[in-house]
Context: one part of a larger RNA
RNA sequence: UGAUGGGAACCCACACAAGCAGUACAGCAUGUGGUUUAAUUCGAUGCAAAGUGAAGAACCUUACCAGCACUUGACAUGUCACAAAUCCUCUUGAAAGAGAGGGGUUCCUUCAAGAACGUGGACACAGGUGGUGCAUGGCUAUCGUCAGCUCAUGUCGUAAGGUGUUGGGUUCAGUCCUGCAAUGAGAGCAACCCUUGUGUUUAGUUGCCACCAUUGAGCUUGGAACCCUGAACAGACUGUCAGUGAUAAGGCAGGGGAAGGUGAGGAUGACGUCGAGUCAUCACGUCCCUUAUUCCCUGGGUGACACACAUGCUACAAUGGACGGGACAAAAGGUCACAAUCCCGUGAGGGUGAGCUAACUCCAAAAACCCAUCCUCAGUUCAGAUUGCAGGCUUCAACUCGCCUACAUGAAUCCGGAAUCGUUAGUAAUCGUUGGUCAGACAUAUGGCGGUGAAUUCAUUCUCGGGCCUUGUACU
Repeated sequence: UGAUGGGAACCCACACAAGCAGUACAGCAUGUGGUUUAAUUCGAUGCAAAGUGAAGAACCUUACCAGCACUUGACAUGUCACAAAUCCUCUUGAAAGAGAGGGGUUCCUUCAAGAACGUGGACACAGGUGGUGCAUGGCUAUCGUCAGCUCAUGUCGUAAGGUGUUGGGUUCAGUCCUGCAAUGAGAGCAACCCUUGUGUUUAGUUGCCACCAUUGAGCUUGGAACCCUGAACAGACUGUCAGUGAUAAGGCAGGGGAAGGUGAGGAUGACGUCGAGUCAUCACGUCCCUUAUUCCCUGGGUGACACACAUGCUACAAUGGACGGGACAAAAGGUCACAAUCCCGUGAGGGUGAGCUAACUCCAAAAACCCAUCCUCAGUUCAGAUUGCAGGCUUCAACUCGCCUACAUGAAUCCGGAAUCGUUAGUAAUCGUUGGUCAGACAUAUGGCGGUGAAUUCAUUCUCGGGCCUUGUACU
């Protein structure tokens, strides 16, 4: 100087407390461990692995296993020879591959050659999701959006180092003020960026409709007010007032205001820590394989199942279930696509194919909610697992191993032990809706969007984590 203490002082955070809703029980989905297996490919393992890489494993993917094949190779460059190439047919085969036959010629041209593609040979080489993340780059998690980390000059100390950065206040903040052997500075904080909340100006089509006509309908004429959409500005700064504070920084209450003290949310992550993670995104040193650890194909596996764990979904019902009627969104996406309408089907769906390259058309029905009727506390008109049978869709193909529909079947579960998680406002809870990946889909995942919409916070004693100062220490 640090590290550390079941030392001391101060401070912060859904850290506790106060509430609300969960997990741990049950069934199922997904992931992991274990076991099994020819293979169940590999990585990730306290917080910071386990609905993670994977924004989607039937083939492909695919790296694994079995079997059948290839050896300058699926891919690249160079050299030599032949021949344009694409194409068609046959045999064998699970396919890949192997073998045989047919037809047919390009561009440029100095007629030597050259260009592109193909075949063959020999070598240089290709290739490796093989090892090492403890050789590395890059990227990422975490402490932590915590307020800390440093430098120049000066100065103190023999030196390691100190000072500045400590003290008094204050702040979300090493934020600012003030004092001081310090004076300044840097990258962090804040601000600048995006979204959202208010207004003005401008622009009115595909959006809008107050007035005037008008219709079944903003449908048409018309309008530019309103709504909305895009752009450009304004607006919030403790600016103003009272008292407070050291005449400071600031804090508290009020006025005005759409918004008030960082308005709300996001992006943004200092020096460093963990030899943290990743050689399987990619790149790269080195080691290893080279008739195989490369590469091609078919089939299987990654989907196994006594069990254990993690994350979720659905429930256990009456604040509910069933049936009928009625109302109100936002944000996305669509031409190899979204698909209206009409017809067929109980339904999934099938046929037809208007419209839309989209503020025009389609997906599209929003659902919780409201009204009316039934059920009356039961393992039930709760719950829906499991199973049978019959169908539909995608795909070359749905057995291993897809999704959906109808009918039948109707399991456990009556609110969950110890323990533990999330959350402070348009939040929790609850309700639907949409995107990406994608032929289809195991999505109950994940990223958005809106609807309805709470309770509680006495306080910092205690638990966990963090910051600053001080102190002990046989550690550094």

Source information
Predicted 3D model of a 476-nucleotide part of an RNA (small-subunit ribosomal RNA, 3' major domain) from Alisma plantago-aquatica. Rfam family: Bacterial small subunit ribosomal RNA. NCBI's taxonomy places the organism under Eukaryota, Spermatophyta, Mesangiospermae, Liliopsida, Alisma. The prediction has a mean pLDDT of 82.